[in-house]
RNA sequence: UACGUUAAAAGCUAAACCUACUGUAAGGUAGGGGCGGAAAGUCGCGGAUCCUGACGCGAUGCCAGGAUAGCCGGAUUGCCGUG
Numbered sequence: 001u002a003c004g005u006u007a008a009a010a011g012c013u014a015a016a017c018c019u020a021c022u023g024u025a026a027g028g029u030a031g032g033g034g035c036g037g038a039a040a041g042u043c044g045c046g047g048a049u050c051c052u053g054a055c056g057c058g059a060u061g062c063c064a065g066g067a068u069a070g071c072c073g074g075a076u077u078g079c080c081g082u083g
Stems, first nucleotide, its partner, number of pairs: 002082003012037002017032006035070001041076003045073003048068006055061001
């Protein structure tokens, strides 16, 4: 540096749900809790989904703002093994 995740070692993380706080909301933070994860580390760049508001007779329309990284893709940074 590239590839791999068969065995192993060291570890990491934390779904649903519960409690507290926070937000109009989607959600977020912390503690508990473990469904799972080989990038389920990080980044809202593309798509997708969700929330709020405006426009519109109306719409699965349209515009703006926000959220989700454990929805997919992409970018980027790591542990171990093998060559």